[in-house]
RNA sequence: GGCCCUGUAGCUCAGGGGACAGAGUAACGCCCUCCGAAGGCGGGGGUCGUGGGUUCGAAUCCCACCAGGGUCA
Numbered sequence: 001g002g003c004c005c006u007g008u009a010g011c012u013c014a015g016g017g018g019a020c021a022g023a024g025u026a027a028c029g030c031c032c033u034c035c036g037a038a039g040g041c042g043g044g045g046g047u048c049g050u051g052g053g054u055u056c057g058a059a060u061c062c063c064a065c066c067a068g069g070g071u072c073a
Base pairs, nucleotide, nucleotide: 001072002071003070004069005068006067007066010025011024012023013022018056028042029041030040031039049065050064051063052062053061
């Protein structure tokens, strides 16, 4: 340098054109306890890597770039 894959909550990952973008876990709050851990319950937390394009509508499709990984030389 060419090609391929990945990028979504603090972390691990779903969602592949249409409704307020979700789960687990962590953290936080409450219950429990003499106090904690464990257990139970709960509400938050997101410019969907960046920029542009297509579309009535983009996390999703297209292009460029950035970061990480793989592969070929």